[in-house]
RNA sequence: GGGCGCAUAGCUCAAUGGUAGAGCAACUGGCUCUUAACUAGUAGGUUGCAGGUUCGAAUCCUGCUGCGCCCA
Repeated sequence: GGGCGCAUAGCUCAAUGGUAGAGCAACUGGCUCUUAACUAGUAGGUUGCAGGUUCGAAUCCUGCUGCGCCCA
RNA backbone atom coordinates (compact mmCIF):
# COMPACT_ATOMS: atom_id res chain seq x y z
P G A 1 -0.75 3.70 3.60
O5' G A 1 -0.83 2.79 2.32
C5' G A 1 -0.69 3.35 1.02
C4' G A 1 -0.68 2.24 0.00
C3' G A 1 -1.93 1.36 0.00
O3' G A 1 -2.99 1.93 -0.74
C1' G A 1 0.00 0.00 0.00
P G A 2 -4.52 1.66 -0.32
O5' G A 2 -4.75 0.15 -0.78
C5' G A 2 -4.76 -0.18 -2.15
C4' G A 2 -4.95 -1.66 -2.34
C3' G A 2 -6.16 -2.27 -1.64
O3' G A 2 -7.37 -2.05 -2.34
C1' G A 2 -4.26 -3.61 -1.24
P G A 3 -8.74 -1.95 -1.53
O5' G A 3 -8.99 -3.47 -1.06
C5' G A 3 -9.23 -4.47 -2.03
C4' G A 3 -9.34 -5.82 -1.37
C3' G A 3 -10.38 -5.95 -0.27
O3' G A 3 -11.70 -6.11 -0.77
C1' G A 3 -8.36 -6.95 0.43
P C A 4 -12.92 -5.55 0.09
O5' C A 4 -13.03 -6.59 1.30
C5' C A 4 -13.33 -7.96 1.04
C4' C A 4 -13.22 -8.78 2.30
C3' C A 4 -14.05 -8.31 3.49
O3' C A 4 -15.42 -8.66 3.39
C1' C A 4 -11.88 -8.83 4.21
P G A 5 -16.53 -7.72 4.10
O5' G A 5 -16.33 -8.00 5.65
C5' G A 5 -16.58 -9.30 6.19
C4' G A 5 -16.11 -9.40 7.61
C3' G A 5 -16.73 -8.44 8.59
O3' G A 5 -18.03 -8.83 9.02
C1' G A 5 -14.40 -8.54 8.94
P C A 6 -19.07 -7.72 9.45
O5' C A 6 -18.57 -7.25 10.89
C5' C A 6 -18.53 -8.15 11.97
C4' C A 6 -17.79 -7.56 13.15
C3' C A 6 -18.36 -6.27 13.71
O3' C A 6 -19.47 -6.48 14.56
C1' C A 6 -16.02 -6.09 13.50
P A A 7 -20.58 -5.29 14.73
O5' A A 7 -19.81 -4.18 15.58
C5' A A 7 -19.31 -4.49 16.88
C4' A A 7 -18.67 -3.27 17.52
C3' A A 7 -19.65 -2.12 17.77
O3' A A 7 -19.29 -1.45 18.99
C1' A A 7 -17.89 -1.39 16.37
P U A 8 -20.12 -1.82 20.33
O5' U A 8 -21.64 -1.55 19.89
C5' U A 8 -22.16 -0.25 19.85
C4' U A 8 -23.64 -0.25 20.13
C3' U A 8 -24.06 -0.87 21.45
O3' U A 8 -23.88 -0.01 22.55
C1' U A 8 -25.45 -1.69 19.73
P A A 9 -23.41 -0.65 23.94
O5' A A 9 -24.68 -0.44 24.92
C5' A A 9 -25.03 0.87 25.37
C4' A A 9 -25.45 0.85 26.82
C3' A A 9 -24.51 0.09 27.74
O3' A A 9 -24.44 0.77 29.01
C1' A A 9 -26.69 -0.80 27.91
P G A 10 -23.19 1.72 29.32
O5' G A 10 -22.13 0.74 30.00
C5' G A 10 -20.88 1.26 30.51
C4' G A 10 -20.22 0.21 31.36
C3' G A 10 -20.04 -1.14 30.64
O3' G A 10 -18.82 -1.18 29.93
C1' G A 10 -21.07 -1.48 32.74
P C A 11 -18.74 -1.86 28.46
O5' C A 11 -18.72 -3.42 28.79
C5' C A 11 -17.61 -4.00 29.46
C4' C A 11 -17.85 -5.49 29.69
C3' C A 11 -18.27 -6.28 28.45
O3' C A 11 -17.15 -6.70 27.68
C1' C A 11 -19.75 -6.76 30.20
P U A 12 -17.31 -6.97 26.10
O5' U A 12 -18.24 -8.27 26.03
C5' U A 12 -17.77 -9.51 26.52
C4' U A 12 -18.81 -10.59 26.30
C3' U A 12 -19.40 -10.65 24.90
O3' U A 12 -18.56 -11.35 23.99
C1' U A 12 -21.14 -10.76 26.49
P C A 13 -18.72 -11.11 22.39
O5' C A 13 -20.20 -11.67 22.11
C5' C A 13 -21.05 -11.03 21.22
C4' C A 13 -22.46 -11.49 21.45
C3' C A 13 -23.45 -11.09 20.37
O3' C A 13 -23.38 -12.02 19.28
C1' C A 13 -24.37 -10.64 22.48
P A A 14 -24.10 -11.62 17.91
O5' A A 14 -25.65 -11.89 18.27
C5' A A 14 -26.65 -11.19 17.61
C4' A A 14 -27.99 -11.52 18.20
C3' A A 14 -29.15 -10.99 17.38
O3' A A 14 -29.49 -11.89 16.33
C1' A A 14 -29.44 -10.36 19.61
P A A 15 -29.43 -11.36 14.83
O5' A A 15 -30.60 -10.28 14.76
C5' A A 15 -31.93 -10.64 15.15
C4' A A 15 -32.76 -9.40 15.39
C3' A A 15 -32.69 -8.35 14.29
O3' A A 15 -33.56 -8.64 13.19
C1' A A 15 -32.44 -7.32 16.41
P U A 16 -33.01 -9.42 11.88
O5' U A 16 -33.50 -8.47 10.73
C5' U A 16 -32.87 -7.20 10.48
C4' U A 16 -32.43 -7.11 9.03
C3' U A 16 -33.46 -7.62 8.02
O3' U A 16 -33.39 -6.79 6.86
C1' U A 16 -31.42 -8.79 7.75
P G A 17 -34.70 -6.45 6.05
O5' G A 17 -34.82 -4.88 6.21
C5' G A 17 -34.20 -4.17 7.25
C4' G A 17 -35.06 -3.03 7.72
C3' G A 17 -36.56 -3.25 7.61
O3' G A 17 -37.19 -2.64 8.73
C1' G A 17 -35.98 -1.29 6.46
P G A 18 -37.83 -3.58 9.85
O5' G A 18 -38.83 -2.60 10.58
C5' G A 18 -38.35 -1.48 11.33
C4' G A 18 -39.52 -0.70 11.88
C3' G A 18 -40.63 -1.55 12.47
O3' G A 18 -41.24 -0.87 13.55
C1' G A 18 -41.47 -0.36 10.63
P U A 19 -40.98 -1.42 14.99
O5' U A 19 -40.38 -0.13 15.69
C5' U A 19 -41.08 1.11 15.66
C4' U A 19 -40.99 1.78 17.01
C3' U A 19 -39.85 1.30 17.89
O3' U A 19 -39.31 2.40 18.63
C1' U A 19 -41.90 0.93 18.99
P A A 20 -37.82 2.75 18.36
O5' A A 20 -36.99 1.39 18.63
C5' A A 20 -36.83 0.96 19.94
C4' A A 20 -36.10 -0.34 19.97
C3' A A 20 -35.87 -0.82 21.40
O3' A A 20 -37.00 -1.57 21.84
C1' A A 20 -33.84 -0.90 20.16
P G A 21 -37.24 -1.86 23.40
O5' G A 21 -36.50 -3.26 23.44
C5' G A 21 -36.45 -4.03 24.63
C4' G A 21 -35.95 -5.42 24.28
C3' G A 21 -35.16 -6.07 25.36
O3' G A 21 -35.99 -6.68 26.35
C1' G A 21 -34.02 -6.29 23.32
P A A 22 -35.41 -6.94 27.82
O5' A A 22 -34.54 -8.27 27.63
C5' A A 22 -35.17 -9.48 27.21
C4' A A 22 -34.13 -10.57 27.01
C3' A A 22 -33.24 -10.83 28.20
O3' A A 22 -33.85 -11.67 29.18
C1' A A 22 -31.93 -10.68 26.24
P G A 23 -33.46 -11.48 30.73
O5' G A 23 -32.02 -12.15 30.88
C5' G A 23 -31.84 -13.52 30.61
C4' G A 23 -30.36 -13.87 30.59
C3' G A 23 -29.55 -13.38 31.78
O3' G A 23 -29.68 -14.23 32.93
C1' G A 23 -28.42 -12.84 29.80
P C A 24 -29.75 -13.53 34.40
O5' C A 24 -28.26 -13.00 34.63
C5' C A 24 -27.17 -13.89 34.74
C4' C A 24 -25.84 -13.18 34.62
C3' C A 24 -25.59 -12.06 35.63
O3' C A 24 -25.23 -12.52 36.93
C1' C A 24 -24.98 -11.33 33.48
P A A 25 -25.71 -11.67 38.21
O5' A A 25 -25.00 -10.25 38.03
C5' A A 25 -23.60 -10.12 38.18
C4' A A 25 -23.13 -8.71 37.86
C3' A A 25 -23.75 -7.60 38.70
O3' A A 25 -23.16 -7.46 39.98
C1' A A 25 -23.82 -6.99 36.42
P A A 26 -24.07 -6.99 41.23
O5' A A 26 -24.54 -5.50 40.86
C5' A A 26 -23.57 -4.46 40.76
C4' A A 26 -24.26 -3.13 40.47
C3' A A 26 -25.39 -2.76 41.42
O3' A A 26 -24.92 -2.15 42.61
C1' A A 26 -26.11 -2.45 39.19
P C A 27 -25.64 -2.48 44.02
O5' C A 27 -27.02 -1.69 43.94
C5' C A 27 -27.03 -0.26 43.83
C4' C A 27 -28.43 0.23 43.56
C3' C A 27 -29.51 -0.29 44.50
O3' C A 27 -29.54 0.40 45.76
C1' C A 27 -30.27 -0.49 42.29
P U A 28 -30.03 -0.36 47.07
O5' U A 28 -31.60 -0.52 46.85
C5' U A 28 -32.43 0.63 46.83
C4' U A 28 -33.87 0.25 46.59
C3' U A 28 -34.43 -0.87 47.45
O3' U A 28 -34.78 -0.45 48.77
C1' U A 28 -35.06 -1.23 45.22
P G A 29 -34.77 -1.49 49.99
O5' G A 29 -36.03 -2.42 49.70
C5' G A 29 -37.34 -1.90 49.80
C4' G A 29 -38.37 -2.89 49.29
C3' G A 29 -38.44 -4.22 49.99
O3' G A 29 -39.11 -4.16 51.26
C1' G A 29 -38.56 -4.56 47.67
P G A 30 -38.75 -5.20 52.40
O5' G A 30 -39.27 -6.60 51.82
C5' G A 30 -40.66 -6.83 51.64
C4' G A 30 -40.91 -8.22 51.07
C3' G A 30 -40.35 -9.37 51.87
O3' G A 30 -41.21 -9.72 52.96
C1' G A 30 -39.83 -9.68 49.60
P C A 31 -40.53 -10.09 54.39
O5' C A 31 -39.76 -11.46 54.08
C5' C A 31 -40.47 -12.62 53.71
C4' C A 31 -39.53 -13.74 53.31
C3' C A 31 -38.42 -14.04 54.31
O3' C A 31 -38.87 -14.88 55.38
C1' C A 31 -37.50 -13.85 52.15
P U A 32 -38.56 -14.49 56.87
O5' U A 32 -36.98 -14.66 56.98
C5' U A 32 -36.40 -15.95 56.83
C4' U A 32 -34.89 -15.85 56.84
C3' U A 32 -34.28 -15.10 58.01
O3' U A 32 -34.21 -15.91 59.19
C1' U A 32 -33.25 -14.39 56.00
P C A 33 -34.72 -15.28 60.58
O5' C A 33 -33.74 -14.07 60.87
C5' C A 33 -34.09 -13.06 61.82
C4' C A 33 -32.85 -12.32 62.29
C3' C A 33 -31.93 -11.84 61.20
O3' C A 33 -32.35 -10.60 60.68
C1' C A 33 -30.68 -12.95 62.88
P U A 34 -32.29 -10.38 59.05
O5' U A 34 -30.74 -10.31 58.73
C5' U A 34 -29.97 -9.21 59.15
C4' U A 34 -28.50 -9.41 58.83
C3' U A 34 -28.19 -9.78 57.40
O3' U A 34 -28.18 -8.64 56.54
C1' U A 34 -26.99 -11.20 58.84
P U A 35 -28.65 -8.82 55.00
O5' U A 35 -27.46 -9.68 54.37
C5' U A 35 -26.17 -9.11 54.19
C4' U A 35 -25.16 -10.16 53.77
C3' U A 35 -25.48 -10.89 52.48
O3' U A 35 -25.16 -10.16 51.32
C1' U A 35 -24.79 -12.44 54.13
P A A 36 -26.07 -10.33 50.00
O5' A A 36 -25.76 -11.83 49.56
C5' A A 36 -24.49 -12.19 49.04
C4' A A 36 -24.36 -13.68 48.91
C3' A A 36 -25.35 -14.36 47.98
O3' A A 36 -24.96 -14.29 46.62
C1' A A 36 -25.29 -15.53 50.01
P A A 37 -26.08 -14.07 45.47
O5' A A 37 -26.98 -15.41 45.53
C5' A A 37 -26.41 -16.66 45.18
C4' A A 37 -27.36 -17.77 45.54
C3' A A 37 -28.75 -17.67 44.94
O3' A A 37 -28.81 -18.18 43.62
C1' A A 37 -28.94 -18.08 47.24
P C A 38 -29.71 -17.46 42.53
O5' C A 38 -31.21 -17.66 43.06
C5' C A 38 -31.76 -18.96 43.20
C4' C A 38 -33.09 -18.90 43.91
C3' C A 38 -34.10 -17.95 43.31
O3' C A 38 -34.78 -18.51 42.19
C1' C A 38 -34.01 -17.61 45.63
P U A 39 -35.19 -17.57 40.97
O5' U A 39 -36.31 -16.62 41.56
C5' U A 39 -37.54 -17.16 42.06
C4' U A 39 -38.34 -16.09 42.76
C3' U A 39 -38.61 -14.83 41.97
O3' U A 39 -39.67 -14.99 41.04
C1' U A 39 -37.92 -14.26 44.13
P A A 40 -39.66 -14.11 39.68
O5' A A 40 -40.22 -12.70 40.13
C5' A A 40 -41.59 -12.58 40.52
C4' A A 40 -41.88 -11.19 41.05
C3' A A 40 -41.50 -10.04 40.13
O3' A A 40 -42.47 -9.79 39.12
C1' A A 40 -40.72 -9.59 42.31
P G A 41 -42.00 -9.21 37.71
O5' G A 41 -41.37 -7.78 38.07
C5' G A 41 -42.20 -6.66 38.18
C4' G A 41 -41.54 -5.54 38.95
C3' G A 41 -40.69 -4.57 38.14
O3' G A 41 -41.47 -3.62 37.41
C1' G A 41 -39.59 -5.11 40.16
P U A 42 -40.84 -2.94 36.13
O5' U A 42 -39.74 -1.93 36.71
C5' U A 42 -40.13 -0.84 37.53
C4' U A 42 -38.93 -0.05 37.99
C3' U A 42 -38.04 0.47 36.87
O3' U A 42 -38.56 1.67 36.31
C1' U A 42 -36.69 -0.53 38.55
P A A 43 -38.20 2.02 34.79
O5' A A 43 -36.69 2.51 34.83
C5' A A 43 -36.33 3.67 35.58
C4' A A 43 -34.83 3.71 35.80
C3' A A 43 -33.98 3.77 34.53
O3' A A 43 -33.87 5.08 34.03
C1' A A 43 -33.11 2.13 36.00
P G A 44 -33.76 5.28 32.45
O5' G A 44 -32.29 4.72 32.14
C5' G A 44 -31.14 5.32 32.73
C4' G A 44 -29.92 4.45 32.49
C3' G A 44 -29.61 4.18 31.04
O3' G A 44 -28.89 5.23 30.45
C1' G A 44 -29.51 2.17 32.28
P G A 45 -29.49 6.04 29.16
O5' G A 45 -29.10 5.10 27.94
C5' G A 45 -27.79 4.56 27.86
C4' G A 45 -27.38 4.43 26.41
C3' G A 45 -27.82 5.56 25.49
O3' G A 45 -26.79 5.92 24.61
C1' G A 45 -28.67 3.48 24.70
P U A 46 -26.09 7.32 24.85
O5' U A 46 -26.50 8.20 23.61
C5' U A 46 -26.25 7.68 22.32
C4' U A 46 -27.29 8.17 21.35
C3' U A 46 -26.92 7.92 19.90
O3' U A 46 -28.11 7.70 19.14
C1' U A 46 -27.02 10.25 20.28
P U A 47 -28.27 6.27 18.47
O5' U A 47 -27.10 5.32 19.05
C5' U A 47 -25.88 5.16 18.35
C4' U A 47 -25.44 3.71 18.45
C3' U A 47 -24.86 3.15 17.14
O3' U A 47 -23.79 2.27 17.44
C1' U A 47 -26.69 1.84 17.83
P G A 48 -22.62 2.14 16.36
O5' G A 48 -21.60 3.28 16.78
C5' G A 48 -21.17 3.41 18.16
C4' G A 48 -19.98 4.34 18.21
C3' G A 48 -20.13 5.59 17.37
O3' G A 48 -20.84 6.62 18.04
C1' G A 48 -18.07 4.54 16.92
P C A 49 -21.86 7.57 17.20
O5' C A 49 -20.90 8.53 16.37
C5' C A 49 -19.98 9.39 17.02
C4' C A 49 -19.18 10.17 16.00
C3' C A 49 -19.98 10.80 14.88
O3' C A 49 -20.59 12.02 15.26
C1' C A 49 -18.14 9.67 13.97
P A A 50 -22.01 12.48 14.58
O5' A A 50 -21.59 12.85 13.10
C5' A A 50 -20.60 13.86 12.86
C4' A A 50 -20.36 14.01 11.38
C3' A A 50 -21.60 14.05 10.51
O3' A A 50 -22.24 15.31 10.53
C1' A A 50 -19.99 12.62 9.55
P G A 51 -23.73 15.47 9.91
O5' G A 51 -23.46 15.40 8.35
C5' G A 51 -24.47 14.97 7.49
C4' G A 51 -23.88 14.59 6.14
C3' G A 51 -24.87 13.98 5.17
O3' G A 51 -25.63 14.97 4.49
C1' G A 51 -22.98 12.61 5.30
P G A 52 -27.24 14.73 4.35
O5' G A 52 -27.33 13.59 3.25
C5' G A 52 -26.72 13.77 1.98
C4' G A 52 -26.69 12.49 1.20
C3' G A 52 -28.05 11.82 0.98
O3' G A 52 -28.80 12.44 -0.06
C1' G A 52 -26.47 10.20 1.63
P U A 53 -30.40 12.41 -0.02
O5' U A 53 -30.77 10.87 -0.26
C5' U A 53 -30.47 10.26 -1.50
C4' U A 53 -30.91 8.81 -1.50
C3' U A 53 -32.35 8.57 -1.09
O3' U A 53 -33.24 8.78 -2.17
C1' U A 53 -30.94 7.05 0.04
P U A 54 -34.58 9.66 -1.94
O5' U A 54 -35.44 8.70 -0.97
C5' U A 54 -35.86 7.44 -1.42
C4' U A 54 -36.44 6.64 -0.29
C3' U A 54 -37.52 7.34 0.53
O3' U A 54 -38.79 7.30 -0.12
C1' U A 54 -35.98 6.27 1.98
P C A 55 -39.71 8.65 -0.14
O5' C A 55 -40.15 8.81 1.38
C5' C A 55 -40.83 10.01 1.79
C4' C A 55 -41.43 9.80 3.17
C3' C A 55 -40.48 9.20 4.20
O3' C A 55 -39.65 10.17 4.81
C1' C A 55 -42.53 8.04 4.25
P G A 56 -38.09 9.80 5.00
O5' G A 56 -38.13 8.66 6.10
C5' G A 56 -38.55 8.94 7.43
C4' G A 56 -38.71 7.67 8.21
C3' G A 56 -37.47 6.81 8.34
O3' G A 56 -36.60 7.28 9.36
C1' G A 56 -39.31 5.45 7.79
P A A 57 -35.05 7.25 9.10
O5' A A 57 -34.62 5.72 9.06
C5' A A 57 -34.92 4.86 10.18
C4' A A 57 -33.79 3.88 10.42
C3' A A 57 -32.48 4.53 10.82
O3' A A 57 -31.77 3.65 11.67
C1' A A 57 -32.17 3.38 8.81
P A A 58 -31.99 3.76 13.27
O5' A A 58 -30.85 2.78 13.85
C5' A A 58 -29.47 3.22 13.83
C4' A A 58 -28.55 2.01 13.78
C3' A A 58 -28.51 1.30 12.43
O3' A A 58 -27.56 1.91 11.56
C1' A A 58 -28.81 -0.27 14.18
P U A 59 -27.90 2.00 10.00
O5' U A 59 -28.18 0.50 9.53
C5' U A 59 -27.16 -0.49 9.61
C4' U A 59 -27.72 -1.85 9.26
C3' U A 59 -28.19 -1.99 7.82
O3' U A 59 -27.88 -3.27 7.33
C1' U A 59 -29.98 -2.42 9.30
P C A 60 -26.64 -3.43 6.32
O5' C A 60 -27.17 -2.59 5.07
C5' C A 60 -27.88 -3.22 4.02
C4' C A 60 -28.07 -2.26 2.87
C3' C A 60 -26.88 -1.36 2.54
O3' C A 60 -25.92 -2.03 1.74
C1' C A 60 -28.82 -0.05 2.61
P C A 61 -24.36 -1.66 1.86
O5' C A 61 -24.23 -0.24 1.15
C5' C A 61 -24.46 -0.12 -0.23
C4' C A 61 -24.25 1.32 -0.67
C3' C A 61 -22.95 1.95 -0.21
O3' C A 61 -21.85 1.57 -1.03
C1' C A 61 -24.73 3.43 0.21
P U A 62 -20.41 1.49 -0.41
O5' U A 62 -20.02 3.03 -0.22
C5' U A 62 -19.86 3.87 -1.34
C4' U A 62 -19.51 5.28 -0.92
C3' U A 62 -18.37 5.42 0.06
O3' U A 62 -17.09 5.31 -0.55
C1' U A 62 -20.15 6.77 0.78
P G A 63 -15.85 4.72 0.26
O5' G A 63 -15.45 5.91 1.24
C5' G A 63 -14.98 7.14 0.70
C4' G A 63 -14.93 8.22 1.76
C3' G A 63 -14.09 7.90 2.98
O3' G A 63 -12.69 8.07 2.78
C1' G A 63 -16.16 8.80 3.66
P C A 64 -11.68 7.17 3.59
O5' C A 64 -11.79 7.71 5.07
C5' C A 64 -11.44 9.06 5.38
C4' C A 64 -11.83 9.41 6.79
C3' C A 64 -11.21 8.57 7.89
O3' C A 64 -9.87 8.93 8.18
C1' C A 64 -13.51 8.85 8.31
P U A 65 -8.88 7.81 8.73
O5' U A 65 -9.39 7.54 10.21
C5' U A 65 -9.37 8.56 11.19
C4' U A 65 -9.96 8.08 12.49
C3' U A 65 -9.39 6.77 13.01
O3' U A 65 -8.13 6.94 13.65
C1' U A 65 -11.74 6.70 13.18
P G A 66 -7.06 5.77 13.56
O5' G A 66 -7.63 4.63 14.55
C5' G A 66 -7.80 4.93 15.93
C4' G A 66 -8.57 3.82 16.63
C3' G A 66 -8.05 2.41 16.39
O3' G A 66 -6.93 2.10 17.19
C1' G A 66 -10.39 2.44 16.14
P C A 67 -5.85 1.04 16.62
O5' C A 67 -6.61 -0.35 16.75
C5' C A 67 -7.00 -0.85 18.03
C4' C A 67 -7.83 -2.10 17.89
C3' C A 67 -7.25 -3.22 17.05
O3' C A 67 -6.25 -3.97 17.73
C1' C A 67 -9.49 -2.92 16.48
P G A 68 -5.09 -4.69 16.89
O5' G A 68 -5.82 -5.92 16.18
C5' G A 68 -6.37 -6.95 16.96
C4' G A 68 -7.16 -7.92 16.11
C3' G A 68 -6.43 -8.53 14.94
O3' G A 68 -5.57 -9.59 15.33
C1' G A 68 -8.56 -7.83 14.24
P C A 69 -4.28 -9.93 14.43
O5' C A 69 -4.86 -10.62 13.12
C5' C A 69 -5.52 -11.85 13.20
C4' C A 69 -6.12 -12.24 11.87
C3' C A 69 -5.18 -12.27 10.69
O3' C A 69 -4.37 -13.44 10.64
C1' C A 69 -7.15 -11.16 10.08
P C A 70 -2.93 -13.42 9.94
O5' C A 70 -3.25 -13.30 8.39
C5' C A 70 -3.90 -14.35 7.71
C4' C A 70 -4.28 -13.96 6.30
C3' C A 70 -3.12 -13.50 5.42
O3' C A 70 -2.34 -14.57 4.91
C1' C A 70 -4.94 -12.02 5.17
P C A 71 -0.84 -14.34 4.53
O5' C A 71 -0.89 -13.40 3.24
C5' C A 71 -1.46 -13.86 2.05
C4' C A 71 -1.44 -12.78 0.98
C3' C A 71 -0.10 -12.12 0.72
O3' C A 71 0.76 -12.91 -0.10
C1' C A 71 -1.76 -10.47 0.89
P A A 72 2.37 -12.83 0.09
O5' A A 72 2.77 -11.35 -0.38
C5' A A 72 2.59 -10.96 -1.73
C4' A A 72 2.82 -9.48 -1.91
C3' A A 72 4.16 -8.96 -1.42
O3' A A 72 5.22 -9.20 -2.33
C1' A A 72 2.43 -7.54 -0.66
The RNA shown here (transfer RNA) has 72 nucleotides and comes from a candidate division WWE3 bacterium. Model confidence (mean pLDDT): 82 of 100. The sequence was found in a public genome assembly. It matches the Rfam family "tRNA". Gene Ontology term of the family: triplet codon-amino acid adaptor activity. By type it is a transfer RNA.